[in-house]
Context: one part of a larger RNA
RNA sequence: CCUGUCAGUGGAUGGCUCGGUUCGGGUGCCGACGAAGGGCGUGCCAAGCUGCGAUAAGCUCCGGGUAGGCGCAUGGAGCCAUUGAACCGGAGAUCCCCGAAUAGGACAUCCAGAUGCAUUACGCAUCAUUCCGUCAUCGGAAAGGGAACGCCCCGAAUUGAAACAUCUUAGUAGGGGCAGGAGAAGAAACCAACCGGGAUGUCGUUAGUAGAGGCGAUCGAACACGACAGAGUUCAAACCGAAUCCUUCGGGAGAUGUGGUGUAUGGACCGCAGCAUGAGACCAUCAUUCAGAAUAGAAGUUGUCUGGAACGGCAUACCAAAGAGGGUGACAGUCCCGUAUGUGUAUGAAUGACGGCUUUAGCGGUUUCCUGAGUAGCGUGGGUCGGAAUUCCCGCGUGAAUGUGGGGGUCAUCAACCUCCAAAACUAAAUACUCCCCGAAACCGAUAGCGUAGUAGUAGCGUGAGCGAAAGCUGAAAAGCAACCCUGGAAAGGUGUUGAAAAGUGCCUGAAACUGACAGGUU
Numbered sequence: 001c002c003u004g005u006c007a008g009u010g011g012a013u014g015g016c017u018c019g020g021u022u023c024g025g026g027u028g029c030c031g032a033c034g035a036a037g038g039g040c041g042u043g044c045c046a047a048g049c050u051g052c053g054a055u056a057a058g059c060u061c062c063g064g065g066u067a068g069g070c071g072c073a074u075g076g077a078g079c080c081a082u083u084g085a086a087c088c089g090g091a092g093a094u095c096c097c098c099g100a101a102u103a104g105g106a107c108a109u110c111c112a113g114a115u116g117c118a119u120u121a122c123g124c125a126u127c128a129u130u131c132c133g134u135c136a137u138c139g140g141a142a143a144g145g146g147a148a149c150g151c152c153c154c155g156a157a158u159u160g161a162a163a164c165a166u167c168u169u170a171g172u173a174g175g176g177g178c179a180g181g182a183g184a185a186g187a188a189a190c191c192a193a194c195c196g197g198g199a200u201g202u203c204g205u206u207a208g209u210a211g212a213g214g215c216g217a218u219c220g221a222a223c224a225c226g227a228c229a230g231a232g233u234u235c236a237a238a239c240c241g242a243a244u245c246c247u248u249c250g251g252g253a254g255a256u257g258u259g260g261u262g263u264a265u266g267g268a269c270c271g272c273a274g275c276a277u278g279a280g281a282c283c284a285u286c287a288u289u290c291a292g293a294a295u296a297g298a299a300g301u302u303g304u305c306u307g308g309a310a311c312g313g314c315a316u317a318c319c320a321a322a323g324a325g326g327g328u329g330a331c332a333g334u335c336c337c338g339u340a341u342g343u344g345u346a347u348g349a350a351u352g353a354c355g356g357c358u359u360u361a362g363c364g365g366u367u368u369c370c371u372g373a374g375u376a377g378c379g380u381g382g383g384u385c386g387g388a389a390u391u392c393c394c395g396c397g398u399g400a401a402u403g404u405g406g407g408g409g410u411c412a413u414c415a416a417c418c419u420c421c422a423a424a425a426c427u428a429a430a431u432a433c434u435c436c437c438c439g440a441a442a443c444c445g446a447u448a449g450c451g452u453a454g455u456a457g458u459a460g461c462g463u464g465a466g467c468g469a470a471a472g473c474u475g476a477a478a479a480g481c482a483a484c485c486c487u488g489g490a491a492a493g494g495u496g497u498u499g500a501a502a503a504g505u506g507c508c509u510g511a512a513a514c515u516g517a518c519a520g521g522u523u
Stems, first nucleotide, its partner, number of pairs: 001521008014508001015473002019444002021441006028433001029145002037098003040053003044076002048072002059092006068080003104111002113127005129142005149180001150178005160167001164214001190197002201228004211219002232426003235372001239260002243258001244253003266370003269365004278359003282356002285353007294343003300316001301332001302315004317334002319323001325337003377398007405421005460467002480507001483495003487492001
């Protein structure tokens, strides 16, 4: 040096999975009645996590539940429980300090005032700001948080154009504001085309079409059609004029109009008829269905063999509206938990019925009255859009009409025709999302799958914003190696013991690199 054997080291591979991922369904707001989130405490012994809050791994009540229990966590000491504990569902009590944080202050988790009541206790209560109502006392509301989803405002650049400036990326990323379980939009001054449709939203299609565009790169609709879902309403005004509302019962609001009427199917007004009919998105009761702590739930633990163990082999039975799945000393329909199918308190949801409450109608006439103004329109300058002379919005200037009126019909203008009624407001469902709950999987299986299968946003790093790990597996059961021997301070070793097997808490399997010992070969 080579080969081999036996060991060590190491932790690949195989198997496993209290975790993850994706999809589907459900659910969907919390907060001055002090939230979300933290700090500090709290156990007999208590460092971490979990729970809880000086009543502190808990207190009370109702329902379920059963013989055990005192969290993760298997120890010691003790205690609770058939007068029903533990555990599960529901309701309540307590709930330190910080935090919107709120008497005042502060370097978050600290300092500490006034008044009243009570009294010596380390007591209890009230006292922030803004807005609304009120002479005042006082009463009410707001604030802050929430994974994504929504609306509004502000708003890039890298990039592409093979450079780059209009353009594109893109109204994206990002920032700010506001709302809800959804939000936004929404009942035509709309489309259409001489035929007609009939609020909005979403999906498919129209269609990469019309169109925009250094007509480059690229961008890019609508109508119609097919679906889902379907729902329509209220003011202002004309007319009437206190007939109205709140209240602490003193009063206050209100003629600058409370209230009635009324809203394009026009209305007011006048005349006739007349109290019917329907609707509700509001409330209560009842019924049904669904969810719901739970609960009932069939049939071998028969013989024999192997084995440490039968859930295996052979033999022979049984159940099945249940042969999904998991556990049990190997592979179990009939051992256990379950499963199919039933039942179900509190509580919650949906639907329906009856009742209440609210709301709602017709015919005729057309002299008169009303129908949203710095608005419509126009000029000009910008932004934006597919919108091109013709999208929508904004600044400045100008500035109407009043139903014999007004807007629109994709250049302008005129006429005809068609169509609608702006300048006020509300509106469920179909739609979006998934912090959370349940289920499923030709998803991953510990360098994978979420960063996290373990005290994980932990340890650690950084002044800070922030960055951010590693780390799973004894065995069926701890039965976790009594006793003895050698050396020894101990660990360790040997014999032995437990076990099916040492699998011996650096523990399943235990590859390779690497290390050592021994044997052989060669030099």

Large-subunit ribosomal RNA, domain I from Methanospirillum stamsii, 523 nucleotides, folded computationally. Its mean pLDDT, the model's own confidence on a scale to 100, is 82. Its Rfam family is "Archaeal large subunit ribosomal RNA". Its Rfam clan is "LSU clan". Gene Ontology terms of the family: ribosome and structural constituent of ribosome. RNAcentral holds the full RNA, with entries from ENA.